[in-house]
RNA sequence: GCACCCGUAGUGUAAUGGAUAACACGCCGGUUUCCGGAGCCGGAAAUGUGGGUUCGAUUCCCGCCGGGUGUA
Repeated sequence: GCACCCGUAGUGUAAUGGAUAACACGCCGGUUUCCGGAGCCGGAAAUGUGGGUUCGAUUCCCGCCGGGUGUA
């Protein structure tokens, strides 16, 4: 260089083109406790980026950025 795959909360994963993007762990607050932990209740936090298609895009298409695998 070329081909293929991947990119979603802090982390690990979901979401058939259609509801307020879900779950677990973690984090914060409350409750409880002598204090902590556990339990229970509540909360913050995400679709790499720019376009296109569509009534509607996390999902489909193209470019770019980043990562991985293969290849002379």

Predicted 3D model of a 72-nucleotide RNA (transfer RNA) from a Verrucomicrobiales bacterium. The prediction has a mean pLDDT of 82. Its Rfam family is "tRNA". The family's RNA type in Rfam is transfer RNA.